The RNA shown here (Bacterial small signal recognition particle RNA) has 97 nucleotides and comes from Thioalkalivibrio versutus. The coordinates come from a structure-prediction model, not an experiment, and the mean pLDDT is 81. The same sequence occurs in records of 3 taxa. It matches the Rfam family "Bacterial small signal recognition particle RNA". Rfam classes the family as a non-coding RNA gene. Of the family's consensus pairs, 96% are formed in the model. The gene name in the source record is ffs.
C1' cells in the first nucleotide's frame, strides 16, 4: 500500500428475559345515588287490575388472586443473522520502499 478476516462501536432483523396492557379463569361484590325481576307493605279504583317500589334473587360495575399461544417498551441480553464506515484496536498474506 493491496486483500482477507477477527474484535468493538453505529444501523437494522430474529429469538429469550423482563415490565404493562387487552383477553381468559376463579372469589368477592353496590343497603340506596347501576341494571333486571320485583314477595310482603304502601298508592289509585265499587270491581277487574294497575303504579312506583324497598328487602330477597339473578346480573353488571368495581376490587383480588392466577393465567396471560395476543399487542406494546426499552442504556435488558458472555445470544444469534445482516448492512453501513477515510469508524477504534490489534493480525495473516502478498506487493514495493
Nucleotide at each position: 500500500u493491496a486483500u482477507c478476516a477477527g474484535u468493538c462501536c453505529c444501523c437494522u432483523c430474529g429469538c429469550g428475559a423482563c415490565g404493562a396492557c387487552a383477553g381468559g379463569u376463579u372469589g368477592u361484590g353496590a343497603a340506596c345515588c347501576c341494571c333486571g325481576c320485583c314477595a310482603g307493605g304502601c298508592c289509585c279504583g265499587g270491581a277487574a287490575g294497575g303504579g312506583a317500589g324497598c328487602a330477597a334473587c339473578g346480573g353488571u360495575a368495581g376490587c383480588a388472586a392466577c393465567u396471560g399461544c395476543g399487542u406494546c417498551g426499552g442504556g435488558c441480553g458472555c445470544c444469534g443473522g445482516g448492512g453501513u464506515g477515510u469508524g477504534g484496536c490489534g493480525g495473516g498474506u502478498g506487493c514495493g520502499g